[in-house]
Context: one part of a larger RNA
RNA sequence: CAGUUGGUAAGGAACUUGGCAAUAUAACCCCGUAACUUCGGGAGAAGGGGUGCCUCACUAGGGUGCAAGCCCGAAGAGGCCGCAGAGAAAUGCGCACUGCGACUGUUUAACAAAAACACAGGUCUCUGCUAAGUCGAAAACGACGUAUAGGGGCUGACGCCUGCCCGGUGCUGGAAGGUUAAAGGGAGAGGUUAGCCGCAAGGCGAAGCUUUGAACUGAAGCCCCAGUGAACGGCGGCCGUAACUAUAACGGUCCUAAGGUAGCGAAAUUCCUUGUCGGGUAAGUUCCGACCUGCACGAAUGGCGUAACGAAAGUGCGACUGUCUUGCCGACUGACACG
Numbered sequence: 001c002a003g004u005u006g007g008u009a010a011g012g013a014a015c016u017u018g019g020c021a022a023u024a025u026a027a028c029c030c031c032g033u034a035a036c037u038u039c040g041g042g043a044g045a046a047g048g049g050g051u052g053c054c055u056c057a058c059u060a061g062g063g064u065g066c067a068a069g070c071c072c073g074a075a076g077a078g079g080c081c082g083c084a085g086a087g088a089a090a091u092g093c094g095c096a097c098u099g100c101g102a103c104u105g106u107u108u109a110a111c112a113a114a115a116a117c118a119c120a121g122g123u124c125u126c127u128g129c130u131a132a133g134u135c136g137a138a139a140a141c142g143a144c145g146u147a148u149a150g151g152g153g154c155u156g157a158c159g160c161c162u163g164c165c166c167g168g169u170g171c172u173g174g175a176a177g178g179u180u181a182a183a184g185g186g187a188g189a190g191g192u193u194a195g196c197c198g199c200a201a202g203g204c205g206a207a208g209c210u211u212u213g214a215a216c217u218g219a220a221g222c223c224c225c226a227g228u229g230a231a232c233g234g235c236g237g238c239c240g241u242a243a244c245u246a247u248a249a250c251g252g253u254c255c256u257a258a259g260g261u262a263g264c265g266a267a268a269u270u271c272c273u274u275g276u277c278g279g280g281u282a283a284g285u286u287c288c289g290a291c292c293u294g295c296a297c298g299a300a301u302g303g304c305g306u307a308a309c310g311a312a313a314g315u316g317c318g319a320c321u322g323u324c325u326u327g328c329c330g331a332c333u334g335a336c337a338c339g
Base pairs, nucleotide, nucleotide: 001334002333003332004331005330006329007328008327010325011324014323019320027051028050029049030048031047036041038157052080053079054078055077056076061072062071063070064069081085093318094317095316096315097314098313100310101309105117106116121155122154123153124152125151126150127149133141134140158305159304160303161302163235164234165233168232169231170228171227172226173225174224177223178222179221183217184216188212189211190210191209192208195204196203197202236254237253238252239251240250263297264294275291276290277289278288279287
């Protein structure tokens, strides 16, 4: 010097990103216990008091047993000792406010345990049984089930609720019209040449074979017409106006498929921003309560609340402490030095 482990005057978080770490708390009995609440909880809330040994006394009482006996065992009275009686050890710190997630659970084996996943509940959708769906073939699963069943999507207890838009995309339904494949169809065209014409060069050219090939017929789909948001999604701008001022219930105008309803709001969302006001502090970029000017909340990509719960996140208070003022003194193990 390092690690581990003890002690410490006065103060008591002044330390620090942050009480990280370490103290402190602790058992059993009795008293007592708030807001809130889904009436179960919250709750060991909080906050207090007691605890040894001896005598009464193998007490009262209880259990067991035929009994003898054995075991459990208060409450009380009197007394004794110590600094200290759960005399060692094991053995909850508590309270208040808030955001998130209802909860118990699950997870990144080896840097993340969470507000992420799951969840019961809600809802939409598919599936009538040779079900839908899964699957490389077969087989199998689904299910020896049958719509109170099974598959998929979203949401996520509970309470109060879940507004407007179907123009685009998707899905469902429709079938009049337009478009449309293979196939059918075969108008027409080309090649070849028996033959014919020609002095010749060459020309014409049936049947057959062959290469093509127009009209016309022709399904779903698409176009089209409707429906559908707990489908993917979306949910405006400018100008003016009230007898102080300010503001605008009101009016005008443009655009849109429709212009954000309830609730919430500087929020896990607010850039400007340490917004402004109030609270807490001597002093508060965090925290709590409000305001609303929402850069850029908003209703199952759920909205707002919510008792209980959380090795989770933020803030405050008490208790307590070597975290600190600010150091100091030990023990053990190393390291180092000498032999």
Predicted 3D model of a 339-nucleotide part of an RNA (large-subunit ribosomal RNA, domain IV) from an Acidobacteriota bacterium.